[in-house]
Notes
This is a predicted structure of a 1492-nucleotide RNA (small-subunit ribosomal RNA) from an uncultured bacterium. RNAcentral holds the sequence, with entries from ENA, Greengenes and SILVA. Its mean pLDDT, the model's own confidence on a scale to 100, is 85. Its Rfam family is "Bacterial small subunit ribosomal RNA".

RNA sequence: AUUGAACGCUGGCGGAAUGCUUUACACAUGCAAGUCGAACGGCAGCACGGGAGCUUGCUCCUGGUGGCGAGUGGCGAACGGGUGAGUAACACAUCGGAACAUGCCUAGUCGUGGGGGAUACCGUAGCGAAAGUUACGUUAAUACCGCAUACGUCCUGAGGGAGAAAGCAGGGGAUCGCAAGACCUUGCGCGAUUAGAGUGGCCGAUGGCUGAUUAGCUUGUUGGUGGGGUAAAGGCCUACCAAGGCGACGAUCCGUAGCUGGUCUGAGAGGAUGAUCAGCCACACUGGAACUGAGACACGGUCCAGACUCCUACGGGAGGCAGCAGUGGGGAAUUUUGGACAAUGGGGGCAACCCUGAUCCAGCCAUUCCGCGUGAGUGAAGAAGGCCUUCGGGUUGUAAAGCUCUUUCGGCAGGAACGAAACGGUCCGCUCUAACAUAGCGGACUACUGACGGUACCUGAAGAAGAAGCACCGGCUAACUACGUGCCAGCAGCCGCGGUAAUACGUAGGGUGCGAGCGUUAAUCGGAAUUACUGGGCGUAAAGCGUGCGCAGGCGGCUUUUUAAGCCAGAUGUGAAAUCCCCGGGCUUAACCUGGGAACUGCAUUUGGAACUGGAAGGCUAGAGUGCGGCAGAGGGGGGUAGAAUUCCACGUGUAGCAGUGAAAUGCGUAGAGAUGUGGAGGAAUACCGAUGGCGAAGGCAGCCCCCUGGGUUGACACUGACGCUCAUGCACGAAAGCGUGGGGAGCAAACAGGAUUAGAUACCCUGGUAGUCCACGCCCUAAACGAUGUCUACUGGUUGUUGGGGGAGUGAAAUCCCUUAGUAACGAAGCUAACGCGUGAAAGUUGACCGCCUGGGGAGUACGGUCGCAAGAUUAAAACUCAAAGGAAUUGACGGGGACCCGCACAAGCGGUGGAUGAUGUGGAUUAAUUCGAUGCAACGCGAAAAACCUUACCUACCCUUGACAUGUCCAGAAUCCUGCAGAGAUGUGGGAGUGCCCGAAAGGGAAUUGGAACACAGGUGCUGCAUGGCUGUCGUCAGCUCGUGUCGUGAGAUGUUGGGUUAAGUCCCGCAACGAGCGCAACCCUUGCCAUUAGUUGCUACAUUUAGUUGGGCACUCUAAUGGGACUGCCGGUGACAAACCGGAAGAAGGUGGGGAUGACGUCAAGUCCUCAUGGCCCUUAUGGGUAGGGCUUCACACGUAAUACAAUGGUCGGUACAGAGGGUUGCCAACCCGCGGGGGGGAGCUAAUCCCAUAAAACCGGUCGUAGUCCGGAUCGUAGUCUGCAACUCGACUGCGUGAAGUCGGAAUCGCUAGUAAUCGUGGAUCAGCAUGUCACGGUGAAUACGUUCCCGGGCCUUGUACACACCGCCCGUCACACCAUGGGAGUAGAUUGUACCAGAAGCGGCUAGCCUAACCUUCGGGAGGGCGGUUACCACGGUAUGGUUUAUGACUGGGGUGAAGUCGUAACAAGGUAGCCGUAGGGGAACC
Repeated sequence: AUUGAACGCUGGCGGAAUGCUUUACACAUGCAAGUCGAACGGCAGCACGGGAGCUUGCUCCUGGUGGCGAGUGGCGAACGGGUGAGUAACACAUCGGAACAUGCCUAGUCGUGGGGGAUACCGUAGCGAAAGUUACGUUAAUACCGCAUACGUCCUGAGGGAGAAAGCAGGGGAUCGCAAGACCUUGCGCGAUUAGAGUGGCCGAUGGCUGAUUAGCUUGUUGGUGGGGUAAAGGCCUACCAAGGCGACGAUCCGUAGCUGGUCUGAGAGGAUGAUCAGCCACACUGGAACUGAGACACGGUCCAGACUCCUACGGGAGGCAGCAGUGGGGAAUUUUGGACAAUGGGGGCAACCCUGAUCCAGCCAUUCCGCGUGAGUGAAGAAGGCCUUCGGGUUGUAAAGCUCUUUCGGCAGGAACGAAACGGUCCGCUCUAACAUAGCGGACUACUGACGGUACCUGAAGAAGAAGCACCGGCUAACUACGUGCCAGCAGCCGCGGUAAUACGUAGGGUGCGAGCGUUAAUCGGAAUUACUGGGCGUAAAGCGUGCGCAGGCGGCUUUUUAAGCCAGAUGUGAAAUCCCCGGGCUUAACCUGGGAACUGCAUUUGGAACUGGAAGGCUAGAGUGCGGCAGAGGGGGGUAGAAUUCCACGUGUAGCAGUGAAAUGCGUAGAGAUGUGGAGGAAUACCGAUGGCGAAGGCAGCCCCCUGGGUUGACACUGACGCUCAUGCACGAAAGCGUGGGGAGCAAACAGGAUUAGAUACCCUGGUAGUCCACGCCCUAAACGAUGUCUACUGGUUGUUGGGGGAGUGAAAUCCCUUAGUAACGAAGCUAACGCGUGAAAGUUGACCGCCUGGGGAGUACGGUCGCAAGAUUAAAACUCAAAGGAAUUGACGGGGACCCGCACAAGCGGUGGAUGAUGUGGAUUAAUUCGAUGCAACGCGAAAAACCUUACCUACCCUUGACAUGUCCAGAAUCCUGCAGAGAUGUGGGAGUGCCCGAAAGGGAAUUGGAACACAGGUGCUGCAUGGCUGUCGUCAGCUCGUGUCGUGAGAUGUUGGGUUAAGUCCCGCAACGAGCGCAACCCUUGCCAUUAGUUGCUACAUUUAGUUGGGCACUCUAAUGGGACUGCCGGUGACAAACCGGAAGAAGGUGGGGAUGACGUCAAGUCCUCAUGGCCCUUAUGGGUAGGGCUUCACACGUAAUACAAUGGUCGGUACAGAGGGUUGCCAACCCGCGGGGGGGAGCUAAUCCCAUAAAACCGGUCGUAGUCCGGAUCGUAGUCUGCAACUCGACUGCGUGAAGUCGGAAUCGCUAGUAAUCGUGGAUCAGCAUGUCACGGUGAAUACGUUCCCGGGCCUUGUACACACCGCCCGUCACACCAUGGGAGUAGAUUGUACCAGAAGCGGCUAGCCUAACCUUCGGGAGGGCGGUUACCACGGUAUGGUUUAUGACUGGGGUGAAGUCGUAACAAGGUAGCCGUAGGGGAACC
């Protein structure tokens, strides 16, 4: 784009067209083929007329007239109408042909004379239920039969012979006749014959489906002769003779199918299709058969058989909608049991006319095409309502309303067609004629005829009045928001949506598209160059046969002549009409109808041409080949022979091991191995040379020598003269494994055995070991048989190597160089290619010839069938079903039990710990009314929590409140506030008393603030979602990276820069470079610390003086404090390095190579953490998930883990003495001196808003005493008891003190953590939180080490490179068995059909043959009969049917084989990285499985 469509929703009108695609299933009922009285005998019924009877409205008679049932006869019924079952063939289409027929029709020619015998109807009598039928009798014809005649015609023996007819109607002057009529004439008819038109029969060529898993078919078959038969040629039939005919250019067989003009699509070529219309064919319930006829083997005829239905008196009969309507059934699905012959056409008839479900019309259906309408203009308060909202508004939307108009269509009323002209009647003219009859032709006038239909069309009045839906809105694809739902419900053409913010589901608002339709489904073509003729491919994506030879076939060098098959041009015929196209015309337009033209790309005939292809004849040598002389070679076959090595045997020497592995063991060995020496046996293979060297068609070929033999190449000449190339089928060769027979068997080695490894180990490793490997003969015929690249030919820049031959230069000979030819390699111009890559003698370039092969993945190179094979198996080779991918090349990442380089307390070297004990603390788990919640590898677990007795508190129980504990707004009342009683666990409830402020105003009153009350908007939520979010944070990681602009390269993803050579802590810097620059990171700038200087000195310091005392005076030099500066930059020297960057060493310096420390955290990753800090979208609760109170819980405890504390002791404990910090905090506070208490603490009150006072004695250390290796004078848990402090309150549940008690623990398994210098370790001090409570945390100082060879390994990271089947990226991907469910399919004892072959039986009806029986009008007859005919009988052929045995095919089948699919099953881990044994191919064996 389209449709004979169907379904869903919706539906105003008209025109035109179409309408059982399925069951060629079965059919009730009606109709669809009759007509002619001018062929005939007649008169059942109707009408008219006449006559008679008489009761005057009845009966009877009457073919007289119109006509006419039934019958005889003629014509028609073979057309028209339906359907598409069959048919793959003369069925159809196109073009030709010769041996034919033809009713009616046209045009001629000639006739139409004279006789005869029957019969239907009817009557009478029967049979039968019916259908029907019998006998006898009577009768007519255009029915039937002779005779005569014979222009044509037919036959022939060429003389001759044979064969016809029918009348009817109208008219009529003369003549005849009683009449009828004869007679004449006209018309129709009839007979014979010729020609034509149209129609039909037959033959040929060409064309149009599928399957080779159908390769051979055929006996009337192919041809001939004779005969028969037909309208006609012909094996059409028959007898005989011959053995032919068809087929790879696809016979035969199976399947499917009516063919064509055309139709749909497409730019075309094509592809699909064959409804309506038209041409042809076939069929008419199924099968067979003939009759009649001009025509049939006959849709509405006959006979027979069969199935089915109906009637029946059971004896017997009837029927055929694939005609029009209609019914049932089937189906997703297809109309009225309508009107009319008015028109067109058909049949009959002289005609009128009759018939006509052909046809013309109407009815039904949005089924299709076309046209029209459902209103037009104005109208902003941008109404109301709806929807959305950032609450401002936006949108629906000029849309509506309102105002002003119009009236198509529909409804009503009125008018009103075309389609109709003939036939007919009257008159005139012409023709026939004796004729003015009739009849025919032409003209004029005139009457009749309309189903549709009171329809089209026209007019009138009224009135916006009666008339819009459907699909879609994630992308493709035009069109977006809200709500509901929550991987549910659902959507979906493909990709894919839906798991609580869905533009994708459902609804709504809005929008988009089309519009009386719109969507969906089905189907065809297109896009699809996706079967490629036009117009594709085959190195790696699917695809080159393993290789050659070669018949058919295809293609073929130069040249001359000829031919005309192909080819080209002209002409002629045909190519039906319709359709398509163009120009016109008619319906108001269009669809539609119609006139003309063009076209129908085709076929045939004919004329011409001769370049090219083909054919014929001749010539040539460039292709191809032969001869001659050389050359190289693992080319092939056979025979012989050589040495090294392994193994075995014998002997000698000799002693305890050998062998093997990652490590072992099995194995061998004291019966003497291994080692070594000598000798022997046997088999297999040929080191070095040896090489991208050689040879061969490929497979393949390797010591040396001999024999036989193929091919190649080279050189110069001679010869043949296109002999060539390719090649379906075919033939030959064809590694390894394997098979058969017979040998052989050293080594190696499937299977097998043992030992290891392992979770297992049917493996990898080891020790053995049989087939096999070897030979001869015969099979097999496959490989990743690979260059994944078919063979042949021509052409197209180069450079370099190498092998063989020839020539030249050169040399003493060589080497070497140049040219040429045949091979073989590497790199590369152009060109090609998706890219990778290919790229001159073998292109993947540019051409030609021929062959093979491909068409998404899986199923499957499988099943079935065929062929081959001894077998294994090979070859040929599907389908159902299933998926939306499979695949190639390259890119960026990630990863690797890949590689190279580098770094880090990563390892190593060290020091100290954890893991064992006790308690503390956090977590899990368990428990509980509750044990609130969060954090969960590193990067949760002394974490949020820098303090859970109440509070905190979010949890539980109980009791209470409901505009609320808190905010804003409205109204009313009272100032606020303070004191106090009762009830209650308290919240709270209920009373009493005191009290009246501030501002404005003269007052009344109002306002602010506050309290109480009322109603509503609302408050409130530590309720959910960190996977809706902001913010903040962790982590990789303080790792050195992450990017951009412009340019360049690439089809592109991308690359380059950023890689490379050095160097650095660093993408730090330098050099180089198709890159040049830039940004975020690094570094630096900031803070602190280390040195110095300047400035300033109180509460600090103090050299001087003074004092118990920086206490006081003086001072600011020092320390210190806190502000500003200086200083360090690889700056200097030497070396190394590339004259670089930089590195190494040194000097000076307080400090040396980022001086130490901190802050600072790129692009990003982890949907990392947090809705319980805060903020926030959405959802949820609203007398409760909100608020208040009391009590309880977060503190539980068989257990497990993390973190830190204290220890296990002598580098120590304990007692006594003595010394030295830093940084902090303090008014609800720190709290001095002094007094009391063993102590915790109490009393006390000075000082201090702090460099002033206080906390506040620092502790390790040092000096001295004691303990003496023990569960202790270690260790301190636990428990008892007595207390202190804080606080409303220490029971659950605080800290501390005194006395007593004195547990585990004697240095910690596997494993594991921190640390590189003022660090680890160790020692104390302070702060925050805080009423009280630290072994936690944050900060401070004191003492103060050891070690680093180095980068192999573990972990993490960076850069480059490589492989990849990974890309939620190795925690990846992924294979097979098994188990379960479902699906389709193969095999299967069979079973049931369909179809077909062969053999046989059988044989209805019928036609033909024969006929001894019976019957018989026309003609002949010598009257006896004959000719002819009929019935019956028989026979050839033959349908149905039957029997037997095959083929093909369909359905089904216990059981069985594999295959496919499935959300989480089981077992292993085969493949992808070196996938942890590199993988893969062929074959053989083995094994749960991948596999080995």